Model confidence (mean pLDDT): 84 of 100.
The part of an RNA shown here (small-subunit ribosomal RNA, 3' major domain) has 477 nucleotides and comes from an uncultured bacterium.
Context: one part of a larger RNA
RNA sequence: UGACGGGGGCCCGCACAAGCGGUGGAGCAUGUGGUUCAAUUCGAUGCAACGCGAAAAACCUUACCUGGGUUUGACAUCUGGCGAAUCUCUGUGAAAGCAGAGAGUGCCCGCAAGGGAGCGCCAAGACAGGUGCUGCAUGGCUGUCGUCAGCUCGUGCCGUGAGGUGUUGGGUUAAGUCCCGCAACGAGCGCAACCCUUACCCUUAGUUGCCCCCGGGUAAAGCCGGGAACUCUAGGGAGACUGCCGGUGCCAAACCGGAGGAAGGUGGGGAUGACGUCAAGUCAUCAUGCCCCUUAUGUCCAGGGCUGCACGCAUGCUACAAUGCGCGGUACAAAGGGCUGCGAUCCCGUAAGGGGGAGCGAAUCUCAAAAAGCCGCGCUCAGUUCGGAUCGGGGUCUGCAACCCGACCCCGUGAAGUCGGAGUCGCUAGUAAUCGCAGAUCAGCAAUGCUGCGGUGAUACGAUCCCGGCGGUCACU
Numbered sequence: 001u002g003a004c005g006g007g008g009g010c011c012c013g014c015a016c017a018a019g020c021g022g023u024g025g026a027g028c029a030u031g032u033g034g035u036u037c038a039a040u041u042c043g044a045u046g047c048a049a050c051g052c053g054a055a056a057a058a059c060c061u062u063a064c065c066u067g068g069g070u071u072u073g074a075c076a077u078c079u080g081g082c083g084a085a086u087c088u089c090u091g092u093g094a095a096a097g098c099a100g101a102g103a104g105u106g107c108c109c110g111c112a113a114g115g116g117a118g119c120g121c122c123a124a125g126a127c128a129g130g131u132g133c134u135g136c137a138u139g140g141c142u143g144u145c146g147u148c149a150g151c152u153c154g155u156g157c158c159g160u161g162a163g164g165u166g167u168u169g170g171g172u173u174a175a176g177u178c179c180c181g182c183a184a185c186g187a188g189c190g191c192a193a194c195c196c197u198u199a200c201c202c203u204u205a206g207u208u209g210c211c212c213c214c215g216g217g218u219a220a221a222g223c224c225g226g227g228a229a230c231u232c233u234a235g236g237g238a239g240a241c242u243g244c245c246g247g248u249g250c251c252a253a254a255c256c257g258g259a260g261g262a263a264g265g266u267g268g269g270g271a272u273g274a275c276g277u278c279a280a281g282u283c284a285u286c287a288u289g290c291c292c293c294u295u296a297u298g299u300c301c302a303g304g305g306c307u308g309c310a311c312g313c314a315u316g317c318u319a320c321a322a323u324g325c326g327c328g329g330u331a332c333a334a335a336g337g338g339c340u341g342c343g344a345u346c347c348c349g350u351a352a353g354g355g356g357g358a359g360c361g362a363a364u365c366u367c368a369a370a371a372a373g374c375c376g377c378g379c380u381c382a383g384u385u386c387g388g389a390u391c392g393g394g395g396u397c398u399g400c401a402a403c404c405c406g407a408c409c410c411c412g413u414g415a416a417g418u419c420g421g422a423g424u425c426g427c428u429a430g431u432a433a434u435c436g437c438a439g440a441u442c443a444g445c446a447a448u449g450c451u452g453c454g455g456u457g458a459u460a461c462g463a464u465c466c467c468g469g470c471g472g473u474c475a476c477u
Base pairs, nucleotide, nucleotide: 002477011469012468013467016462019427020426021425022424023423026318027317028316029315030314031313032312033311034309035308042053043052064304065303066302067301068300069299070298073127077126078125079123080122081121082120083119086103087102088101089100090099091098092097107116108115109114129293130292132291134289138287139286140282141281142280143278145276150189151188152187153186154185155184156165157164158163169180170179171178195270196269197268198267201237202236203235204234205233206232210227211226214225215224216223241264244258245257246256247255248254320420324379325378326377327376328375329374330373336367337366338365341360342359346355347354348353386417391412392411393410394409395408396407397406433456434455435454436453437452438451439450
């Protein structure tokens, strides 16, 4: 110096407390451990692995296994020879492939012979190739402490020196934020601000959006002419700065209260992550040193596996019901997607869906029904009209193909479960809780996941304790 202490002090954080809702019990989904297997590919492992890489494993993917092939190779460059490329067909085979038949002659230079580019085949070797190893050889990228308020430097001064000072102290702040003091004076990376979004207003613009006013029109409807007010859209601007008033304070920084205001003291949210820590993670995104394989650890194909199941754990979904369930009626969003695409009206089917195809590269058309809500009726506390697992049967759709191993629909079946031990998690405002909607990936889908969007909309006295963090002090090393 620094880390540490079941030392002390000050302060902060959903850390505790006060609450609300979960999880731990049940069934199922997903991940993982284990176990099994020919293979169940690999990686991730306290927080910071376990709905993680994977924003889509039937084939493909695919890296694994079994079997069948292949050896200059699936891919790149170079040399020689032959042939235009290419297309069609036959046999064999699970396919990869192997064997064979036929059609076919382009572009550039050149009168021609011939040469060249490109592509295919054959041969030889230089080489290719490796999701083989090492993340403890590395780059790059990332997680984490932590959006915590810290981490340093130059010069000066102090100390033999390691080093200290500055950065400590008194206040204050979300903040090493600012003020005051001070052997320090300055500076840098961080903080803050500049960026995006959201909340109010003005202005410009007015279609595909809007409809106050005028006219037309309808069962109804911005449906039509017109209009440019309003909503909205998207460009520009204004606005918030402790600016104003009072109080506290050292006449400071600042804090408390108030006014005005759509908004008040960083307004809300996001992006932004200092020096560093964990030899943290990744050689399987990619790149890359070394090592290893080279008729195989490369490569092609078919089938299987990654979905196996006595079991443990993690994250979720659905429930156990009456603040509910069922049936009928009826409202109100936002944000997105759409041309091998979204697909209205209409017709068929109980339905999944099918037929058909208007419109739309979309403020125009469409996915699209928002759901909880509200109104009415039924159920009357029961393993039930709760709950929906499991299983039987019949279908639909995608796809070459749903046996292993897809989703969905209909009929039947109706399991566990009556609110969950010790424990443990999230959350302070449009938040929790609850309700639906969309998107990426994607042929389809195992999505209850993830990422967004809106609807309805709560509870909270405080600083004694637990956990974590920051700075300082003392003792020790």